[in-house]
Predicted 3D model of a 363-nucleotide RNA (Bacterial RNase P class A) from a Burkholderiales bacterium. Its mean pLDDT, the model's own confidence on a scale to 100, is 76. Rfam family: Bacterial RNase P class A. Rfam classes the family as a ribozyme. A source record names the gene rnpB.

RNA sequence: GAAGCUGGCCAGACAGUCGCUGCGUAUGCACUUCGCGCAGAGGAAAGUCCGGGCUCCGCAGGGCGGGAUGCCGGCUAACGGCCGGACGCCGCAAGGCGAUGGAAAGUGCCACAGAAAACAUACCGCCGAUGGCCGCGAGGCACAGGCAAGGGUGAAAAGGUGAGGUAAGGGCUCACCGCGACCGUGGCAACACGGUCGGCAGGGCAAACCCCAUCCGGAGCAAGGCCAAAUAGGGAAGCGACAGUGCGGCCCGCACUGCUUCCGGGUAGGCUGCUAGAGCGCGCGGGUAACCGCGCGUCGAGAUGAAUGACUGUCGGGGCCUUCGGGCUCGCACAGAACCCGGCUUAUCGGCCAGCUUCCCUC
Numbered sequence: 001g002a003a004g005c006u007g008g009c010c011a012g013a014c015a016g017u018c019g020c021u022g023c024g025u026a027u028g029c030a031c032u033u034c035g036c037g038c039a040g041a042g043g044a045a046a047g048u049c050c051g052g053g054c055u056c057c058g059c060a061g062g063g064c065g066g067g068a069u070g071c072c073g074g075c076u077a078a079c080g081g082c083c084g085g086a087c088g089c090c091g092c093a094a095g096g097c098g099a100u101g102g103a104a105a106g107u108g109c110c111a112c113a114g115a116a117a118a119c120a121u122a123c124c125g126c127c128g129a130u131g132g133c134c135g136c137g138a139g140g141c142a143c144a145g146g147c148a149a150g151g152g153u154g155a156a157a158a159g160g161u162g163a164g165g166u167a168a169g170g171g172c173u174c175a176c177c178g179c180g181a182c183c184g185u186g187g188c189a190a191c192a193c194g195g196u197c198g199g200c201a202g203g204g205c206a207a208a209c210c211c212c213a214u215c216c217g218g219a220g221c222a223a224g225g226c227c228a229a230a231u232a233g234g235g236a237a238g239c240g241a242c243a244g245u246g247c248g249g250c251c252c253g254c255a256c257u258g259c260u261u262c263c264g265g266g267u268a269g270g271c272u273g274c275u276a277g278a279g280c281g282c283g284c285g286g287g288u289a290a291c292c293g294c295g296c297g298u299c300g301a302g303a304u305g306a307a308u309g310a311c312u313g314u315c316g317g318g319g320c321c322u323u324c325g326g327g328c329u330c331g332c333a334c335a336g337a338a339c340c341c342g343g344c345u346u347a348u349c350g351g352c353c354a355g356c357u358u359c360c361c362u363c
Base pairs, nucleotide, nucleotide: 001359002358003357004356005355006354007353008352009351010350012315013314014313015312016311017310018309020040021039022038023037024036025035042334046345047344049343050342051341052340053339054220055219056218057217066216067215068214069213070212071085072084073083074082075081086100087098088097089096090095101211102210106209107208108205109204110203123151124150125147126146127145130144131143132141133140134139159177160176161175162174163173164172178200179198180197181196182195183194184193185192186191224272225271226270227269234263235262236261237260238259239258243257244256245255246254247253279298280297281296282295283294284293285292286291316332317330318329319328320327321326
């Protein structure tokens, strides 16, 4: 210098003017308004895919059913997240990716092609030693039969390479690799390494049913709580002086309607929940790390038809043009809180920083 890998950070800057939301404060009985001061979107606020806090409901305990997760160890409030490790695959490497438990519990599936897709089989093929016939002989012929090396099909065909052996072959025998069982060593473990033995069990699929292990009650801030009009219902007490209806032949009386007072539920509306929290920053300590502990400092939105905006100037950046002086242009990437928090995933112009890898050049 070139090409990469990993992690972290920023998300145009400054000034002015006019607005919006919240809080504080002065005037003010008080609300609104107004004045002044302060604060006012994100790394994803998004998707709502996981997990937790909080709230209400349900619940003796356990089981069935259902769902999720799935190598090992750790972190955490918890997780399907993160960290570290193992194994497999990819990359020269830094590194990246992986639902990675069980196929000797059972059931099922494996298209097309192919003889055969699983208690294996024989399409092409190889042999035909032994036994039979012919030949003096070398040898030849046909059958019984033997074989699975080679070819062919397929994503996948009952270990691989080499040697010996054989009629031809074959773990038939041997060496190495692979596989399985046992033992030892290291490791908490996943697992790795080594040794001995066994010629060797036996295809694949569990993001097919299933088995095993672990975890899981439901609904969600429109949760939940409080205050509380108008109108129409409800309940209690009183009045019955007046009016109506019913019971009744009539009176008294009773019931309903009525009138007055009180109570309760509840709608509109308002308040709360509501933002100080598994918070953030710095330092020290423990730990490989995720993370944890201690100390100091700090408060950084709370809207509810829903604020966080608009304009101007200077500088920066991108694009286009250029006579190289400059000019034109961009509502400057993705995007927009709604109870809060931890994650994941997705979107994202342009940059900055740190560590590392490979190659080239120079000293």